Background:
Predicted 3D model of a 73-nucleotide RNA (transfer RNA) from a Patescibacteria group bacterium.

[in-house]
RNA sequence: GGUCGCUUAGCUCAAUUGGCAGAGCGCCUCGUUCACAUCGAGGAGGUUGAUGGUUCAAAUCCAUCAGCGACCA
Numbered sequence: 001g002g003u004c005g006c007u008u009a010g011c012u013c014a015a016u017u018g019g020c021a022g023a024g025c026g027c028c029u030c031g032u033u034c035a036c037a038u039c040g041a042g043g044a045g046g047u048u049g050a051u052g053g054u055u056c057a058a059a060u061c062c063a064u065c066a067g068c069g070a071c072c073a
Stems, first nucleotide, its partner, number of pairs: 001072007010025004019056001027043005049065005
C1' cells in the first nucleotide's frame, strides 16, 4: 500500500435483514443477617466511534473519516 471484518451501558455481548435500544456481570438503594457473603425486590447508567446522505422512520441502508484486528504484498 491492497482486501476483509469489527466499533452499541463501566466490562462481555444481543437487537428477528428499517418500526419503543436490551441481557448477563458490575454499581446504587431496600429487605434478609449480630455483621459480611449468598439470595430476593427495586433503581441509576446510552449522541449505538465521528460527520454527512437516503427514508414517514436508521444501531440496521449508502458515502467519507477515525480506531482496532486478520490476511495479502

RNAcentral holds the sequence, with entries from ENA. Its Rfam family is "tRNA".